A computed fold for a 535-nucleotide part of an RNA from Plagiogramma minus var. nanum, annotated as large-subunit ribosomal RNA, domain I.

[in-house]
Context: one part of a larger RNA
RNA sequence: AGUUUAUGGGGGAUACCUUGGCAUUCAGAAGCGAUGAAGGACGUGGUUACCGGCGAAACGCUUCGGGGAGUUGGAAACAAACUAUGAUCCGGAGGUCUCCGAAUGAGGAAACUUAAAGAAAUUACUACUUAUUGAAUUUAUAAAUAAGAAAGAGCAAACCUAGGGAACUGAAACAUCUUAGUACCUAGAGGAAAAGAAAGUAAAAACGAUUCCCUUAGUAGCGGCGAGCGAAAUGGGAACAGCCUAAACUUAAUUUUAAUUAAGGGUAGUGGGACAAUUAACAAUGAUUAAAUGUGACAAUUAGAUGAAUAUAGUUGGAAUACUUAACCAUAGAGAGUGAUAGUCUCGUAAUCGAAAAUUGAAACAAUCAAAUUGAUUCCCAAGUAGCAUGGAGCACGUGAAAUUCCGUGUGAAUCAGCGAGGACCACCUCGUAAGGCUAAAUAUUCCUGAAUGACCGAUAGUGAAAUAGUACCGUGAGGGAAAGGUGAAAAGAACCCCGGGAGGGGAGUGAAAAGAACAUGAAACCAUAAACUU
Numbered sequence: 001a002g003u004u005u006a007u008g009g010g011g012g013a014u015a016c017c018u019u020g021g022c023a024u025u026c027a028g029a030a031g032c033g034a035u036g037a038a039g040g041a042c043g044u045g046g047u048u049a050c051c052g053g054c055g056a057a058a059c060g061c062u063u064c065g066g067g068g069a070g071u072u073g074g075a076a077a078c079a080a081a082c083u084a085u086g087a088u089c090c091g092g093a094g095g096u097c098u099c100c101g102a103a104u105g106a107g108g109a110a111a112c113u114u115a116a117a118g119a120a121a122u123u124a125c126u127a128c129u130u131a132u133u134g135a136a137u138u139u140a141u142a143a144a145u146a147a148g149a150a151a152g153a154g155c156a157a158a159c160c161u162a163g164g165g166a167a168c169u170g171a172a173a174c175a176u177c178u179u180a181g182u183a184c185c186u187a188g189a190g191g192a193a194a195a196g197a198a199a200g201u202a203a204a205a206a207c208g209a210u211u212c213c214c215u216u217a218g219u220a221g222c223g224g225c226g227a228g229c230g231a232a233a234u235g236g237g238a239a240c241a242g243c244c245u246a247a248a249c250u251u252a253a254u255u256u257u258a259a260u261u262a263a264g265g266g267u268a269g270u271g272g273g274a275c276a277a278u279u280a281a282c283a284a285u286g287a288u289u290a291a292a293u294g295u296g297a298c299a300a301u302u303a304g305a306u307g308a309a310u311a312u313a314g315u316u317g318g319a320a321u322a323c324u325u326a327a328c329c330a331u332a333g334a335g336a337g338u339g340a341u342a343g344u345c346u347c348g349u350a351a352u353c354g355a356a357a358a359u360u361g362a363a364a365c366a367a368u369c370a371a372a373u374u375g376a377u378u379c380c381c382a383a384g385u386a387g388c389a390u391g392g393a394g395c396a397c398g399u400g401a402a403a404u405u406c407c408g409u410g411u412g413a414a415u416c417a418g419c420g421a422g423g424a425c426c427a428c429c430u431c432g433u434a435a436g437g438c439u440a441a442a443u444a445u446u447c448c449u450g451a452a453u454g455a456c457c458g459a460u461a462g463u464g465a466a467a468u469a470g471u472a473c474c475g476u477g478a479g480g481g482a483a484a485g486g487u488g489a490a491a492a493g494a495a496c497c498c499c500g501g502g503a504g505g506g507g508a509g510u511g512a513a514a515a516g517a518a519c520a521u522g523a524a525a526c527c528a529u530a531a532a533c534u535u
Base pairs, nucleotide, nucleotide: 001534002533003532004531005530006529007528008527009526016486017485020457021456022454023453024452025451026450027449028448029446030445031155032154039100040099041098042055043054044053046078047077050074051073052059061094062093063092064091065090066089070082071081072080105114106113107112115123117122125152126151128148129147130146131145132144133143159190160188161187162186163185164184170177174224200207201206211238212237213236214235221229222228242438243437244436245382249264250263251262252261253260254259255258269416271381272380273379274378275375276374277373278372279371285370286369287368288367293366294365295364298361299360300359301358302357304353305352306351310326311325313324314323315322327344328343329333335347336346337345387411388410389409390408391407392406393405397423418433419432420431421430422429473480474479493519496507497506498505499504
């Protein structure tokens, strides 16, 4: 020096555990805000640095319910208190709620400064209402001022609609094309949104608003016919629901010389309505109640309550929930806890019951609406619209034979003997009735609440975050972003003695075990000591 063995140190792997995560299902809810939000700053406790709670009425106030013995948050300790005259705690409704923040009297480098009137609230802007005043400009109007009222403003995870809108990429290069109307930006709305009651789909037979799923079908098609893109009808399901205007005409009012406003009327494709005539009729009947409103039985939610059944047996053990023995309950043998594995110890579970107050839903009732036939001279049936030309976009469809839909520019009809569509166009035939509007459900999503589940993770995993976590720390900033869990059943957390300045150690004691707080298990690297062997 090396090898082997043994004993320690060091280190924190491994197995075990779970306070925390992840995913899914069902139900609820789907908004908050000038009555000042979201988010913060600063305060607030007997002692209080942090987290949480609260707001100068500040670890809390009032009231109505629940509940029933302890309580003064995490979080010990000391002090001082509260509580069967019912505290703490749980739920409903109120009160208070500094300052900043849309932030709104004015200003401002957020949480600060400052003004006027007023006792105080109050005093931004826009829109609205009323009053006063009032230009160019005579009447008027614009505008201004004041008051009133309280509509807007800002925030928020996804879903939705609309306005804008890429590139990497693929085409084995690249330009049309693709990625993709995606990402992203902006605006807006709702609990869903959008769409929606045929100027439809079809094809000689017919169907009958929209939406979503399956199928049709990777089909028909489109395509430097490359890469790729990619339907629809039919059929089967989910869910079903239909309505209101404009116009013609009538009446009234207002002005004024042809209009406006209000009321009635009227709403359709087997064309309908106005108009004229006839019949019926005043609420019996029918329909609607999403599309106007009210009352509202009842139900649900927001606290809770009752809730069965084992042993003083024996064995082991620190401890019985274990084993042996003998019982019991079960509409309850889901689950969790308790000194090891508990149906019968505790909390619960099955089942049943429960609300002073608030919220939500809601049957029913009130309520609302409603006729038909015939006639044919006349009138109406959505206009700078449809169509056309041209330039674009969007339709699965890249301009193509390119219909259908939308936009820019120009042009520009018809009114039922009308007009549009059926993939150029024409004829025939068939289908529909544009140029106004509303409409639940089936569908999409989950910042959030509750319940449940997992061939999901188990501390280098699972959220970045099981601990003061978007913290510490880094960066001027946008932004980036950690590490860190486990004594024990119970602190019983080691009185007292000895060595030592202390740290630490040795006794003693606790405990089942030192597991001794650098604390459960305690691998390897690495370090040390002892012995044997080799050189």

Its Rfam family is "Bacterial large subunit ribosomal RNA".
The prediction has a mean pLDDT of 81.
The gene name in the source record is rrl.
The source organism's lineage runs through Eukaryota, Ochrophyta, Plagiogrammaphyceae, Plagiogramma and Plagiogramma minus.